Description
Model confidence (mean pLDDT): 84 of 100. Predicted 3D model of an 86-nucleotide RNA (Glycine riboswitch aptamer) from Marivivens niveibacter. The model forms 91% of the base pairs in the Rfam consensus. It was read from a public genome assembly, where an Rfam model found it. Taxonomically the source falls in Marivivens (Bacteria, Pseudomonadati, Alphaproteobacteria, Rhodobacterales).
RNA sequence: CAUACGUGCACGGGAGAGCGAGAAAAACUCGCGCCGAAGGAGCAACCGCCCCGGUAAACUCUCAGGCAAAUGGACCGGCACGUGUA
Numbered sequence: 001c002a003u004a005c006g007u008g009c010a011c012g013g014g015a016g017a018g019c020g021a022g023a024a025a026a027a028c029u030c031g032c033g034c035c036g037a038a039g040g041a042g043c044a045a046c047c048g049c050c051c052c053g054g055u056a057a058a059c060u061c062u063c064a065g066g067c068a069a070a071u072g073g074a075c076c077g078g079c080a081c082g083u084g085u086a
Base pairs, nucleotide, nucleotide: 002085003084004083005082006081007080008079009078011077012076013075018032019031020030021029022028033067034066035065039063040061041060042059046054047053048052
């Protein structure tokens, strides 16, 4: 210097889905509808000590979260630190 993995960050990009009523918007309450890319849960092939168990997702579910903006946001990039490899 390069690279892989892990962690962090007031850094950059970052989707989807709403309407009615109470009393104008948001918030709050109620009703019905909807979204999936925080988190969570579930399963295949495959593997095993084969009763059973291990094990994945951006798939599925929608518990949670969300459906103006903001915040958040998987993931990609950037930066820093750590561990390893050449």